RNA sequence: GCACCCGUAGCUCAGUUGAAUAGAGCGCCUGACUUCGGAUCAGGAGGUCGAAGGUUUGAGCCCUUCCGGGUGUA
Numbered sequence: 001g002c003a004c005c006c007g008u009a010g011c012u013c014a015g016u017u018g019a020a021u022a023g024a025g026c027g028c029c030u031g032a033c034u035u036c037g038g039a040u041c042a043g044g045a046g047g048u049c050g051a052a053g054g055u056u057u058g059a060g061c062c063c064u065u066c067c068g069g070g071u072g073u074a
Base pairs, nucleotide, nucleotide: 001073002072003071004070005069006068007067010026011025012024013023019057028044029043030042031041032040050066051065052064053063054062
């Protein structure tokens, strides 16, 4: 250089059949329980889905370019 894969919450990921309010586990905060802590239970916060543009009535999902990471190849 070329080809392919990945990028969604603090972390690990699901969502790829275009439409439902953007979700799960762990973590964090508050409360209950407890002598305290842990465990358990209840509730809550946290995202503009890597960036920009395009298609569409409608995009995390399709298309283009760029950015970052990884794998293969000469």